Description
The prediction has a mean pLDDT of 85. Predicted 3D model of an 86-nucleotide RNA (c-di-GMP-I riboswitch aptamer) from a Candidatus Muproteobacteria bacterium. The model forms 95% of the base pairs in the Rfam consensus. It was read from a public genome assembly, where an Rfam model found it.
[in-house]
């Protein structure tokens, strides 16, 4: 270097709950508090999920539909990375 991933080390991401703000909504965003878990739970694609402001249908309740989001279920997808025990 590659392959691997430890009761190591330094760190990261974030389950959740509070609060404030953004946003129609799904949901985002900081800050706290606690820490369910992740060796890539970075990143990029898939497949899937929600939402439904607008539009469309409909007497109405409603119903379809992403230009909004989610993704820590999956893919023995691609890609980059910290450490270095056995």
């Nucleotide at each position: 270097c590659a392959c691997c991933g430890a009761u190591a080390a330094g760190g990261g991401c974030u389950g959740c709950c509070u609060u404030g703000c953004c946003g129609a909504a799904a949901g985002g965003c900081a800050a706290g508090g606690u820490u369910c878990g992740c060796a890539a739970a970075g990143c990029c694609g898939g497949a899937g999920c929600c939402u439904a402001c607008g539009u469309c249908c409909g007497c109405a309740a409603g119903g379809a539909u992403a230009g909004g989001g989610c993704c820590g279920c999956c893919c023995c997808g691609g890609u980059u990375g910290c450490c270095g025990a056995a």